[in-house]
RNA sequence: GACGAACGCUGGCGGCGUGCUUAAUACAUGCAAGUCGAGCGAUCGGACGAGGGAGCUUGCUUCCUCGUUACGGAGCGGCGAACGGGUGAGUAACACGUGAGCAACCUGCCUCGGAGACGGGGAUAACGUUGGGAAACCAGCGCUAAUACCCGAUGACCCGGUAGGGGGGCAUCCCCCGGCCGGCAAAUGUUCCGGCGCUCCGAGAGGGGCUCACGGCCUAUCAGCUUGUUGGCGGGGUAACGGCCCACCAAGGCUUCGACGGGUAGCUGGCGUGAGAGCGCGACCAGCCACACCGGGACUGAGAUACGGCCCGGACUCCUACGGGAGGCAGCAGUAGGGAAUAUUGGACAAUGGGCGAAAGCCUGAUCCAGCGACGCCGCGUGAGGGAUGAAGGCCUUCGGGUUGUAAACCUCUGUUGUUAGGAAAGAAGCCGGGUGCAUAACCCGGUGACGGUACCUAACGAGGAAGCCCCGGCUAACUACGUGCCAGCAGCCGCGGUGAGACGUAGGGGGCGAGCGUUGUCCGGAUUCACUGGGCGUAAAGGGCGCGUAGGCGGUUACGAAAGUCGGAUGUGAAAAGUCAUGGCUCAACUGUGAUCCUGCAUCCGAAACUUCGUUGACUUGAGGUCGGUAGAGGCAAGUGGAACUAGCGGUGUAGCGGUGAAAUGCGCAGAUAUCGCUAGGAACGCCGGUGGCGAAGGCGACUUGCUGGGCCGUACCUGACGCUGAGGCGCGAAAGCUAGGGGAGCGAACCGGAUUAGAUACCCGGGUAGUCCUAGCCGUAAACGGUGGGUGCUAGGUGUGGGGGACGUAUGUUCCUCUGUGCCGCAGCUAACGCAUUAAGCACCCCGCCUGGGGAGUACGACCGCAAGGUUAAAACUCAAAGGAAUUGACGGGGGCCCGCACAAGCGGCGGAGCGCGUGGCUCAAUUCGAUGCAAAGCGCAGAACCUUACCAGGGCUUGACCAUGCUGGAAGUAGAACCCCGAAAGGGGAACGACCCGUUGAAUCGGGAACCAGUACAGGUGCUGCAUGGCUGUCGUCAGCUCGUGCCGUGAGGUGUUGGGUUAAGUCCCGCAACGAGCGCAACCCACGUUUCCUGUUGCCAGCGGAUCAUGCCGGGGACUCAGGAAAGACUGCCGGCGAGAAGCCGGAGGAAGGAGUGGAUGACGUCAAGUCCUCAUGGCCCUUACGUCCUGGGCUGCACACGCGCUACAAUGGCAGGUACAAACCGCUGCAAAGCCGUAAGGCGGAGCUAAUCGGAAAAAGCCUGUCGUAGUUCGGAUCGAGGUCUGCAACUCGACCUCGUGAAGUUGGAGUCGCUAGUAAUCGCAGAUCAGCAUGCUGCGGUGAAUACGUUCCCGGGCCUUGUACACACCGCCCGUCACGUCCUGAAAGUGGGCAAUACGUGAAGCCAGUGGCCCAACCCGCAAGGGAGGGAGCUGUCGAGCGUAGGGUUCGCGAUUGGGACG
Repeated sequence: GACGAACGCUGGCGGCGUGCUUAAUACAUGCAAGUCGAGCGAUCGGACGAGGGAGCUUGCUUCCUCGUUACGGAGCGGCGAACGGGUGAGUAACACGUGAGCAACCUGCCUCGGAGACGGGGAUAACGUUGGGAAACCAGCGCUAAUACCCGAUGACCCGGUAGGGGGGCAUCCCCCGGCCGGCAAAUGUUCCGGCGCUCCGAGAGGGGCUCACGGCCUAUCAGCUUGUUGGCGGGGUAACGGCCCACCAAGGCUUCGACGGGUAGCUGGCGUGAGAGCGCGACCAGCCACACCGGGACUGAGAUACGGCCCGGACUCCUACGGGAGGCAGCAGUAGGGAAUAUUGGACAAUGGGCGAAAGCCUGAUCCAGCGACGCCGCGUGAGGGAUGAAGGCCUUCGGGUUGUAAACCUCUGUUGUUAGGAAAGAAGCCGGGUGCAUAACCCGGUGACGGUACCUAACGAGGAAGCCCCGGCUAACUACGUGCCAGCAGCCGCGGUGAGACGUAGGGGGCGAGCGUUGUCCGGAUUCACUGGGCGUAAAGGGCGCGUAGGCGGUUACGAAAGUCGGAUGUGAAAAGUCAUGGCUCAACUGUGAUCCUGCAUCCGAAACUUCGUUGACUUGAGGUCGGUAGAGGCAAGUGGAACUAGCGGUGUAGCGGUGAAAUGCGCAGAUAUCGCUAGGAACGCCGGUGGCGAAGGCGACUUGCUGGGCCGUACCUGACGCUGAGGCGCGAAAGCUAGGGGAGCGAACCGGAUUAGAUACCCGGGUAGUCCUAGCCGUAAACGGUGGGUGCUAGGUGUGGGGGACGUAUGUUCCUCUGUGCCGCAGCUAACGCAUUAAGCACCCCGCCUGGGGAGUACGACCGCAAGGUUAAAACUCAAAGGAAUUGACGGGGGCCCGCACAAGCGGCGGAGCGCGUGGCUCAAUUCGAUGCAAAGCGCAGAACCUUACCAGGGCUUGACCAUGCUGGAAGUAGAACCCCGAAAGGGGAACGACCCGUUGAAUCGGGAACCAGUACAGGUGCUGCAUGGCUGUCGUCAGCUCGUGCCGUGAGGUGUUGGGUUAAGUCCCGCAACGAGCGCAACCCACGUUUCCUGUUGCCAGCGGAUCAUGCCGGGGACUCAGGAAAGACUGCCGGCGAGAAGCCGGAGGAAGGAGUGGAUGACGUCAAGUCCUCAUGGCCCUUACGUCCUGGGCUGCACACGCGCUACAAUGGCAGGUACAAACCGCUGCAAAGCCGUAAGGCGGAGCUAAUCGGAAAAAGCCUGUCGUAGUUCGGAUCGAGGUCUGCAACUCGACCUCGUGAAGUUGGAGUCGCUAGUAAUCGCAGAUCAGCAUGCUGCGGUGAAUACGUUCCCGGGCCUUGUACACACCGCCCGUCACGUCCUGAAAGUGGGCAAUACGUGAAGCCAGUGGCCCAACCCGCAAGGGAGGGAGCUGUCGAGCGUAGGGUUCGCGAUUGGGACG
């Protein structure tokens, strides 16, 4: 885009079309084929006329007879019924289409022409009568007519036979003339007197029959089919040829150019689609065919093997008196059924057409109309113009507004359609009647319409009655809100939905189409995705394993001829309709008329000869082949020969092991192995040479010799003269394994047995070992049979190796050159998706063959063929998936490689893991044990400090504009706000209450007005309620790892690459060099801070060398600035210098100097990004939720609960120690709600005390380890300090739950900690103490400070993490990836299967209806003949018999389908 459509929602009108695609299922009812009295007889009924009779209410009724007739029924006869109408079952066929042929044919009615119609005859239906039957219907007897039937006559013509003559052709033959013999007609009926009919013959027109060529479906998992089969002779039969049929004879005929079989199907003009070529279809309309309940058969006839005829068989239905009968809608309507689905039991013969008739006319479900259905196409309408306060309402909102939207309202109009009314056709040419007329001519008048009072015209009314459907994530035009929360649902594909859904549902808005809109189904297109136009096969699907060769396809140069292909012209045909163009008719269009064109085809004729083709045609040599001469080779086959090695046997020497592995063991060995020597035997394979060397078609071929044998290459240019290429089938060859038979068997070695390894180890490793491997003969026929690249020919840059041959130059030599033929590598053009190929093409062309068409199912099933088997070849479908794949890219990963880092390992030191306790966490418990953090990167984390508070949790008691804060509105607001005090209460809170206000204006006055506070109400406050997966901010982590990118250029179809890779070097993408790159940015480094050296400046509260003074003592005082120190400013370090290494580089190593040396040490500083990492409970914040509570206040409790488990610590287990006494040396920090001295009291915690200090001034403050002395003596202790008891101190409103400390008493576990695991590379680890934050109090934690102060690093194999390059990848949520098979369960599909149930087409035999044909015909018969007659004859018939014969039966097979216990496989979950 299309449709004979259907379904959903919706539906105003008209025109033209169209409407059982399914059950060729079954049918009630009505209609669909009759007509002619001008062919015939009779009769009945009716009508009319006449006559008669009867009844009588004297003009009615009835009966009879005769006659007439426009009528009706039945019959004889004629024509029609073979057309028209339906359907598509069957049919793969001369059925259809196109074109030819019939010298092999028929043809009623119609037209033209020719010739005729004479004389006779006998029946029969109707009817009458008798009988049978339920009916349908039948039988006997009797009568009658014809345009029914018969005989005879005539015969121009015709038919048959035959003598003769002429002409022609296309094989049999055809045409014409013609003597003779034989044969054949009629209705002279009818009439309106014009005709209409009848018979014979010839011709025409139209119709039909037969034949041939070509064309149009699938299947080879159908490969062979055929006996009337193929042909002949002779017959029969037909309108006619013919095996159409029969007898005989011959053995043919068809087929890979697809016979035979199976499946499907009416064919065509055309229709749909498409640029076309094609592909699909064959409704309506038209042509042909076939069929008429299923099967068979003939009759009649011009025509049928007959839809509305007959006979028979069968199934079904109906009637029945059970004896027997009737029926055939695939005609029009209609019914049932089937189905997703398809209409009225309508009108009319007015028109067109058909039958009959002389005609009137009759008949006509053909046809013309109407009805029903938006089923389709076309047309029209549902209004038009104006109208902004941009109304209301709806929806959204950033709350400003936006949008619906000129839309509506409202104003002014119009009148299609609609309704009502009035008018009103064409279609009628014709036909009929009448008139005129000689006339059946012409003319005049009248009549004749189903549709239909319809189309159409006019008037009135009045915007009045007339809009929906689908869609809005992308494709694809159109977006928001709410609801929902992987639910409900959507979906054509991709895919949406798990709390902010433009994708679901609804709404608003928008988009599209519009009386329709969507959906489903089907076809074409897009799909160059079966490729003729117009594809491919190295790796995506696809080259046969290889050769020989049949058919076929294709084929070198030249001359002549032919003219099949090809080209030109002409003729015929190619139906109409359709299509296209033009132009007409309906108001337009759809629709339709006319003309032209198209119909691309077929046939015939004439012509052309370039090309192809053809010719027993002629010629040629370049393709191909041959001769001759050389030549290389694991080419093949056979026979023979050889040495090394191996194993075994025998013998010698010799002794304890050998062998084997990662390490072992099994095994062998004192019965003498292994090792070694000699001899013997056996089988298999042939080292070195040996080479991307050679040969072969491939498989493949490797010692040597001989024989036989195939092919190649080179040279020569002598011969043949296109002899060629390819190759469906076919035939042959064909590794390994395997099979059969017989040999052989050394080594090796499936299976098998041991030993190991391992979680296991039916494996890898080891020790044995059978088949096999070898030979002969025969099978098998496969492979990653690979160059994953079929064969042949020609053409298209080169360079460089190598095998074989020839040549040139040259005196020999040759690093020389040319050439042919093999075999490799590199590379241009070109090709390719890329990778790559590239004279050995995957380039450019031609010829032939094979093969491919998404993945899985599956190279499987079934079938067939082959095979001894194993199995091979050929080769599907159901079902299922939305991919499967190729090449390349970037990452990530690897029990891949290279290079390199890091307390990563190693080397060390000290811990943790065991104990007790502390803290945190899990778990459990609980009214609550608030919440968060969960591998590294949660767990002494948020918490720099939970008794109340904190506090978020729980219980109970309260408050409700609120505990706090902000803004606004309304009302009240002088005994108001506030409030001592009193009562209840655990408090919060509640109740009462003396007293008692403020500001501005005003007033005599708290008098009035306003405001604030305040009270009430309302908007709101409030929420540590949820979502860290809606977010900001902040943070952790990889990681202080050296990386991450950009611009321009260049390369690539592209992803992307290059730069950033490479060679060096560095802590570093640090720097240097190189380079299709050149630059740049974020990171690195540096700039900053602290410490280390020096100088300068300034010296108080710091310092005190020198001077002076004072003290028991002390920088205490005067003073000083030297020193220490403080805090400011400078200097210094840069590979600068020297040597070596390196590339005269970057840099590295060593050295000098220096306080410090190669980044001096330590900090601060964290690239692009990753982990939906952490945090909504710091804060901020979208959305959601609560609102007398999820807010808020209070009291008490809880966060501290304890069978357990984990993490981080403290204290220890002791003598490098504990205890006691004495004694020395820091840094940093803090102090006014504070630090607090001296002194005094207390065993102590602490108390009293209060000097001094807002701090380099005073205080905290004692540093501790250390050092000196004493004691303890290896003990669960003078170690260790848990636990518990008692008594105290301090803080605080308050230490019960639940603080810290002190004293006395008690004195637990623990004697160095399993597997495993952590930290640290120097002022570090270890060890020792000090301070601070938080804080009323509470520190084993945290953050800082200093004291004492080590050990070790060979090295980078390994573990962990990381960086760069490279490689493989089926990974990309990226190896914590992906993914395979069994098993279990569920669903679906399918194969096999004992069997079982059908279908179809045949075969054999039996039976055999109707009927044609044949025979017979004793029974029957009017016409003609004989006969007076009886009777006979001729002829015919019934009956019977036979051939054939549908159907049925029996039998065994073929083929196909369904079901099938069980079983195999597959797919999905």